[in-house]
Predicted 3D model of a 349-nucleotide part of an RNA (small-subunit ribosomal RNA, central domain) from an uncultured bacterium. Model confidence (mean pLDDT): 88 of 100. Its Rfam family is "Bacterial small subunit ribosomal RNA". Its family is annotated with ribosome and structural constituent of ribosome in the Gene Ontology.
Context: one part of a larger RNA
Formats: sequence, C1' cells, structure tokens
RNA sequence: CUGGGUGUAAAGGGAGCGUAGGCGGCCACGCAGUCAGAAGUGAAAACCCGGGGCCCAACCCUGGGAGUGCUUUUGAAACUGUGCGGCUAGAGUGUCGGAGGGGUAAGUGGAAUUCCUAGUGUAGCGGUGAAAUGCGUAGAUAUUAGGAGGAACACCAGUGGCGAAGGCGGCUUACUGGACGAUGACUGACGCUGAGGCUCGAAAGCGUGGGGAGCAAACAGGAUUAGAUACCCUGGUAGUCCACGCCGUAAACGAUGAAUACUAGGUGUCGGGGGUCAUAAGACUUUCGGUGCCGUCGCAAACGCAGUAAGUAUUCCACCUGGGGAGUACGUUCGCAAGAAUGAAACUC
Repeated sequence: CUGGGUGUAAAGGGAGCGUAGGCGGCCACGCAGUCAGAAGUGAAAACCCGGGGCCCAACCCUGGGAGUGCUUUUGAAACUGUGCGGCUAGAGUGUCGGAGGGGUAAGUGGAAUUCCUAGUGUAGCGGUGAAAUGCGUAGAUAUUAGGAGGAACACCAGUGGCGAAGGCGGCUUACUGGACGAUGACUGACGCUGAGGCUCGAAAGCGUGGGGAGCAAACAGGAUUAGAUACCCUGGUAGUCCACGCCGUAAACGAUGAAUACUAGGUGUCGGGGGUCAUAAGACUUUCGGUGCCGUCGCAAACGCAGUAAGUAUUCCACCUGGGGAGUACGUUCGCAAGAAUGAAACUC
C1' cells in the first nucleotide's frame, strides 16, 4: 500500500459555513464512450502452424495464421458522460399559524449575604469530632429602622424547551436568527459531502480601563498528625463581574462525523394539524416534527445497540495500524505570554 476497522480494545475533526474535488432524482431525443457485423488497411523480414529443399540440424523456400490496432460503414440495448427539451417526489420560495431559558442591547424587581448610621440590649459570639486562632465592655452576637453596593435569580422546573456546537433560566421593551405545522400557489435538481480556507468556540489564563458584596487559587494563622507544604477551622490577594482585545483548549462525551433510503411492535412526554364522540375541562383515533424508556429481527468479543441503530445499503470527509520513548525533540506556523497546531527517531520490551 492493500485489507480490516473507529460507543467501551488504537481510531470521529469541539462545532458550523463553504472553495476545489468526489458523488448525485424522473422522462424523451441527439452525440461520444461501450458492444456486434462488414469493408479497407495493418510492407517485407522476424514470430506461430502445415508442407518442402540442402544426408540431419542450423539455414533456406512455400502456403496459412497472427499482427489484440486504425479508418469507413451498418446496427444494438443497458449504463456513464455531454448537449438540448420537459417533469415534480429531492431542495428552495410564498401565504397562514402557533411553541421556545435561541442571540444582542437597554431598562427594571424582590429575597438573601456583607458593610455603614441610629435605637433596644448585655456578655459573650463564632467555629469544631473536640478545640484553638478570630470577633466582643472602645458594647459584639441577637433584634428594629434607615442607607450603600455588588453578584446571582428560590418556587415555577420537568430523562420539559431552544441552539450547529460551546451553551441558554427573575421581569419588561426594542432589534434579530433558526426550527415546526398547515396550504400546495411559485422555481424546477437549484442537491449531498467537503481537502485547504473562513467563522464560532466552557472554564482557566493574558493585555488595557473599570468594578469588587459573596466566594476564593496563592498566602498567613489555628488545629490534626510521627510529619501535614493537605483534608477541618479563622482570615485573605489575584480571580470570579463589566467593556474592548487576545488565547483556541476540555471526559469540547451520546467517549457514537454528515446526508439519504429501507427494516416488528409497545409505552411516556413536548410543539402543531385532521377526524369521531361529548360538550365543561375532555375522551378516542390518526398524522407530521422533536425528546425518553422497553423490545423483535439483525448486529456485537461481550456489555449492549435496536426507526434518535452500534441493523441493511449508498455517497463524501476525518481518523487508526503493538506498548514505552512521546503528544516529547527538531523544524515550521500562530500567540504579548502561558502555550497551541503540526509532529518524528534512536533506544527498549
């Protein structure tokens, strides 16, 4: 390389958009590829087969074959390509409708913590397994009233919703994306995937400027212990929050790439539509789209998966190829840095 694979054994890119490329619906016709027949050509020698001549052989002569090709012409049916014309089942648009923590910005609300001021009040409070550090007669803790400020939104809340993923939850307003159902009016294959590329991307971290209530790496102290650079306690700075700009990684997980089609059922739930019955909410049935559980066939090493496949197939991309060395070294690209991306070998078992 091939082959075989990628939920858990090595292996799905964190996610999307999309370039090249690869692949691609139904009908008709033309052309080309494809196949068959015929004709011409395919020099001679050489080669293969038959016959013959030198005593044989080599060698030579003669007849045939072959020369898988090319050109012209006649025809064939499927497939592929291409051109042209058409279609509507894929895809998209329009109209109507409801659902949603989808996004961005601005405003706003209550509970709670902390702090400040004032009142009441007096000796403790706090904390733990037990303590101590700590706070408190300069009046704490507790309680009442008022104020300041920051952050997060109890109940509702749900294997419930939305989003491509990361993720999204008080309330209101503005702007805005997507999905879904109904209709079947419009376009007429406009599709799928996607190397490079571009964009998004939790937390932590970085830069500049704000902010800072609570929490809390580092740090300090108190305990515990043989020790205790920890677990527990008292404090506490970065950070956590905001704006702008970087970083680009995660067990970025469903450890399961995207798309399409097909393949028993049963039962929840969310958003729509139709029908029947009843009308008070509703019940039954059916259909489309999501999200769960159980389960047949099949698959699987087993666990398990099972119409949301890990089943049966097709298309495209990514990735794997014994363990360690090593996601290291070197080089290159990116980054302010931290580092990220790409990514070996010797050696060894």